[in-house]
RNA sequence: GCUGAUGUGGCACAGGUGGUAGCGCACCUCAUUGGUAGUGAGGAGGUCACGGGUUCAACUCCCGUCAUCAGCU
Numbered sequence: 001g002c003u004g005a006u007g008u009g010g011c012a013c014a015g016g017u018g019g020u021a022g023c024g025c026a027c028c029u030c031a032u033u034g035g036u037a038g039u040g041a042g043g044a045g046g047u048c049a050c051g052g053g054u055u056c057a058a059c060u061c062c063c064g065u066c067a068u069c070a071g072c073u
Base pairs, nucleotide, nucleotide: 001072002071003070004069005068006067007066010025011024013022019056027043028042029041030040031039032038049065050064051063052062053061
């Protein structure tokens, strides 16, 4: 230098045919206990890496950039 993959709450990940984002763990509150743990109920937290394009509508499709990983030279 070229090619490919990945980038989604604090962490590990899902989301596929475009219709407005979810699971587990962690966190907060309440109940249960003499108290803790556990269990049960409820809750908060994400401009979906960044910029642009297409579309009525984009995490999803297209282009570019950045980061990480892998391969080739």
Molecule: transfer RNA
Organism: Anaerostipes caccae L1-92